Model confidence (mean pLDDT): 81 of 100. The RNA shown here (transfer RNA) has 71 nucleotides and comes from a bacterium. It matches the Rfam family "tRNA". Rfam's curators write: Transfer RNA (tRNA) molecules are approximately 80 nucleotides in length. By type it is a transfer RNA.
C1' cells in the first nucleotide's frame, strides 16, 4: 500500500429492515446455622462519524482498530 474478512451486555453467542435476546458471570432477594447448590429478581452492549429508509445490529459511504493474504 492494495485484496477480501472482523467487531453486538464483563465473557460466548443470536438477532427477515419492525420491542436488540439467551447462556455463563456480576448484584439484590428466598432457602440455609454459615456457604455451596437450587430457586425468583434486577443491571448491563450494536466501534465512531454521515446517508438511504416510515423505520438501520443489518444496506450505501468513510474513518478508526483487529486478524489473514499478496506485494
Nucleotide at each position: 500500500u492494495g485484496c477480501g474478512g472482523g467487531a453486538u451486555c464483563g465473557u460466548c453467542u443470536a438477532a427477515u429492515g419492525g420491542u436488540a435476546g439467551g447462556a455463563c458471570g456480576u448484584u439484590u432477594g428466598a432457602c440455609u446455622c454459615u456457604g455451596a447448590a437450587u430457586c425468583a429478581a434486577a443491571a448491563a452492549a450494536u466501534c465512531g462519524g454521515g446517508g438511504u429508509u416510515c423505520g438501520a445490529a443489518u444496506c450505501c459511504c468513510u474513518g478508526a482498530c483487529c486478524a489473514g493474504c499478496a506485494g